Large-subunit ribosomal RNA, domain III from Neoaidaea tothii, 440 nucleotides, folded computationally. Its mean pLDDT, the model's own confidence on a scale to 100, is 81. The organism belongs to Neoaidaea, within Eukaryota.
Context: one part of a larger RNA
Formats: sequence, C1' cells, structure tokens
RNA sequence: UAGUAGCAAAUAUUCAAAUGAAAACUUUGAAGACUGAAGUGGGGAAGGGUUCCAUGUGAACGGCAGUCGGCCAUGGGUUAGUCGAUCCUAAGAGAUGGGGAAGUUCCGUUUUAAAGCGCUCGAUUUUUCGAGCCACCCAUCGAAAGGGAAUCCGGUUAAAAUUCCGGAACCUGGAUAUGGAUUCUUCACGGCAACGUAACUGAACGCGGAGACGUCAGCAUAAGCCCUGGGAAGAGUUUUCUUUUCUUUUUAACAGUCUAUCACCCUGGAAUCAAUUUAUUUGGAGAUAGGGUUUUCUGACUGGUAGAGCCUAGUAUUUUUUAUACAGGGUCCGGUGCGCUUAUGAUGACCCUUGAAAAUCCGUGGGAAGGAAUAGUUUUCAUGCCAGAUCGUACUCAUAACCGCAACAGGUCUCCAAGGUGAACAGCCUCUAGUUGAUA
Repeated sequence: UAGUAGCAAAUAUUCAAAUGAAAACUUUGAAGACUGAAGUGGGGAAGGGUUCCAUGUGAACGGCAGUCGGCCAUGGGUUAGUCGAUCCUAAGAGAUGGGGAAGUUCCGUUUUAAAGCGCUCGAUUUUUCGAGCCACCCAUCGAAAGGGAAUCCGGUUAAAAUUCCGGAACCUGGAUAUGGAUUCUUCACGGCAACGUAACUGAACGCGGAGACGUCAGCAUAAGCCCUGGGAAGAGUUUUCUUUUCUUUUUAACAGUCUAUCACCCUGGAAUCAAUUUAUUUGGAGAUAGGGUUUUCUGACUGGUAGAGCCUAGUAUUUUUUAUACAGGGUCCGGUGCGCUUAUGAUGACCCUUGAAAAUCCGUGGGAAGGAAUAGUUUUCAUGCCAGAUCGUACUCAUAACCGCAACAGGUCUCCAAGGUGAACAGCCUCUAGUUGAUA
C1' cells in the first nucleotide's frame, strides 16, 4: 500500500469484409508466421461416456471479452457370416471329494471319490432295452497386442461405414440334384525316380505333420516411398532468362496361366582336387557337369477393368455462392540405386539365457463295412440351393474430452513417417497436413 498487488513459459501477428445492440478475440478472404514426418499431422490401446453432428440461447461456466464453445436447451447420429469380442490355452485363479481352523475362512487342483445324460449298431409307439468299443490326469475361469475359417474396390451422410449402396469375391455349416469321374480284372491312370492329374469308397484304433515360436548381424530378392528421362493435360513465372518450374498420368481382394532360393530325383564317377560364398562351406554316405521334380513366397500377364477413380476444355438448369445433370478428350513409354521403411529367404554369431501351450485343421498306416452290368459306387471334381445368431462400432486419446479437486507448463502404452544439408530418426530450413490457442 485498492482500481493497488497481479492476470509475464510455449517466436506473431496485420488488413478488409460479413454478422451483430456491441467485435483485439467469431466467420470468410488476403498477407505474415509456426509445428517441420522422434509433428501442433493421420490412426488406435487403456481411461472417459455423448464430449460427436445440426439448430437455437447468451443467466451461470470458459480467472479479459465473446455474436463463439468440449457450456446450456432441443433434436439427430454408432447398421458386419468375413474387423474384434464370443472359442483355445499361458502365468495364474478357482469349485467338488478330502484335510485343517474358535472363526465370517485356509490348504489343495488330481489328490484312487462308485467322478460318463460318451460313441456306434440293433430292437422299440412315446419311452426304454440289448450288444460292442472307449476310458475318461478330471469342473470352470484366464489374452479386444499370444493361437485363430473367410472381403475387397468405388460411391454415399450434417454426423456411420472393410458394417449402408453398387460391383466383384471368399469361408463354415446344412440340404440336395445335374454333369463329369469310376466299375464287367470292381474301389483311376501316367512317370526309371523325385512326383503328377479336376475327380479317383475307407469305420474303430494307431502314428505323423501343421498350429509352433529367441536375439543380433551382414547378404540377396520384392514392394512402397524417394530420385530421374521423354510424351500428354492444367497451372506458375515471363523487365531479362527459362525445349522452363509445379501438379496429374491410378488399378483392390479374388480367379486362371507362368514364375524360386532351399530341398529332392536320374545319368555319371572326381587328386594335378574341384565347385562355390559378402561371410568357407560342400563332395566316393557321390562333387563338378547335363537333364528333371516339388513348394508358389514374390513377381509378370490375363480376367476383375474402365463401365471405376483421377486430370481436363465445355454445355444446360438453378439465385451469385453453391449444387446437379449431360456429353467430349486424356489416363502413355521408360531409367537408376551401399538410398529409406517393411516383408520374405538362405546363412552366420551368441547363451551355465536354447527362446510357450491348447483349441483347431490336415495327412498316413490300418482294413470294419459297403458296393456293378442292365445297373451300381463315389458329395476331398465342377455347377446350382439355404443359413450364418448375440455384443462392441459415435467422438477423444491429450498444452481442453484420461489421472493430478481445474480447460493444471506435471504424468500416461503404441502404428505410419516426404525433400535439402549431413555420418545421422541430430540440429537447422522446407513440401503435404495442421495451427495462428495462451487477456490486450
């Protein structure tokens, strides 16, 4: 010592117009700045719970203001067989039987507890009975980042979309019919082999595989991005200069045909050793060489599909904005790489660290049984039919939607990641995108 102390982190605002009672703060436009891909960008997990969107209001709240708002009021908004939950098991949790404990509880999870609405076949009116087989290491819960059947592109809303609409797909389950396949040597043929094909009976029981796996390193391949040449189209600059600078030039899942390292097969028989890698590994237990087989990751081509999307000069309607409709043209041909990110592959290194399980799916052995000739058998081949429930789905994910008493400089998991400089995801500058919020 009262309009006093103060409302001082995060570079920065300015001009015009509109609206309005009123504008430093709202909206639109213009200019200037910032974040600078380890973001002030685009998406999610947890948490929140309507904060999302539209219209309206200006009491309170938003430590100035306010015509504005995550405020208030009134309406609206979240659409799935394929994205998740749901299923499975993990560490662990936890009933039952049992054992403790004065105790509302504790131990323990297969501990021998007489622990099964088990499967197949036959008979039977419901209901039940009979035969055979299996034995039950044993309830249940436990992951919205582990395992797991299957979807993509375009369009659309004020607010939803892998969910709606259009088109094109796929999976599982259930019914079935037609075609094809197969059979009179009943349950297919071919190939020396690796193995192949549109198919090409197979119960109980046994066995095997997939699921199913560490970290790091360099190498190879592919994709996306980046860089770059020509053509076409539209913009920018144009005092001078510039065959100039910038932008666009796209193609999903799925299907078909080809396509590969590794591995394997056949021929053959190697020292005067050979082949070969970025990295030294391979070979008489069969190398080099020659010829084949498999996986189809990935990529190419074709379909999907130009009809779409995108870029463009127009025309018409509407009321200027804006929106709708129409029809025309284009959407082409390349190159490069110790580049960045991701994926895959074959190798190597490391460990007193050796880097889950189950559900589920598939194959194989086996041979119960069932099957033809005037007709059967196959539903792992093709085509056609039906069904796919329930719950989540808006928005935020943070210098204002979470926690910190609050719109608090604090705290809080994760994915994507352009150009220049440079060793660099450093720092600094810039493009796309976003912001210009913090009383003046």